The prediction has a mean pLDDT of 85.
This is a predicted structure of a 109-nucleotide RNA (FMN riboswitch aptamer (RFN element)) from uncultured Eubacterium sp.

[in-house]
RNA sequence: UUUCAGGGCGAGGCGAAAUUCCUCACCGGUGGUAAAGUCCACGACCCGUUGAAAGACGGCUGACUCGGUGAAAUUCCGAGACCGACGGUUAAAGUCCGGAUGAGAGAAA
Repeated sequence: UUUCAGGGCGAGGCGAAAUUCCUCACCGGUGGUAAAGUCCACGACCCGUUGAAAGACGGCUGACUCGGUGAAAUUCCGAGACCGACGGUUAAAGUCCGGAUGAGAGAAA
């Protein structure tokens, strides 16, 4: 410098109205470490200060247990749990629409 860099509502129920509620279903960014959505660290989102802007600095930041194997695993295997920014919407959203053809931890060349 160039390229890449986020997945997921299917079925049924109630209703005037719901992919938003209820039952079941489905999804899991980056680096580290025994292979991780739940450990550690980071990014994103959101907030503040500063700045004409680009940006810089700071803050906030969800959730796991038991059993097994092993030198080593909250990472593997078995079982049962849990978590998920902001704005929008005929009805409350991790899964729809939007900021975003954006940004970015980082990866590759």